A computed fold for a 106-nucleotide RNA from Flammeovirga kamogawensis, annotated as SAM riboswitch aptamer (S box leader). Of the family's consensus pairs, 97% are formed in the model. Its mean pLDDT, the model's own confidence on a scale to 100, is 80. NCBI's taxonomy places the organism under Bacteria, Pseudomonadati, Bacteroidota, Cytophagales, Flammeovirga. Rfam family: SAM riboswitch aptamer (S box leader). Gene Ontology term of the family: regulation of gene expression.
[in-house]
Formats: sequence, structure tokens, C1' cells
RNA sequence: CUUAUCAAGAAAGGCAGAGGGACUGGGCCCUAUAACGUCUUGGCAACCUGCGCUCUCCAUAGCAAGGUGCUAAUUCCCAACUCGAAGGUGUUCGAGAAAAGAUGAG
Repeated sequence: CUUAUCAAGAAAGGCAGAGGGACUGGGCCCUAUAACGUCUUGGCAACCUGCGCUCUCCAUAGCAAGGUGCUAAUUCCCAACUCGAAGGUGUUCGAGAAAAGAUGAG
């Protein structure tokens, strides 16, 4: 850079000791009853991978779990754009698409 997915799912213990939830602003949460991080063990899922229709090839469903990943809250929510409704002068509600980000594969 390209592409797919992102509303489901899945916790205990050791270490450590102050902020953390990607970035900016706002909100809302988690956190000395120890968060975040890290290690161990477990678990979830099925992107890659392997098996898989009995000649073979490809490979659907399905199965496994070797390589990753994940294991508070939808990517925690909102922002700028488009459409619709309300309202009536820049506000509310709903929907969509994007941007950014995360993860896999290339």
C1' cells in the first nucleotide's frame, strides 16, 4: 500500500504500583476492593493453516486447533459529510457512507 472483518464470544493467579479507556475536544466509564501494563495458566473465535465427496484435481458444508489474534463497556459514545423526520435558525432524533484506528492475509 491492497483486501476482509470489527453489535456475538471468552477469566483466575503472580509481579508491579498510578493513572487508564489509540490521537484532539466533549461526554461517560474503569481504577488503591489494585486498574493500565507484564508473566503463567485457562478460555473465546476461526483470519491463515491442516483434514475433508473414496480415480484425480479444485473445493462447499463440516471437523481440528499448528501460526496469529482477542479475552470491560459496539472500535465505550459523539464530532466533519449525505439522506429522512421534527423544529424553526442552527438544535434534536433516526439511517447511511466516509475518515481514523485495530486484527488477519498478501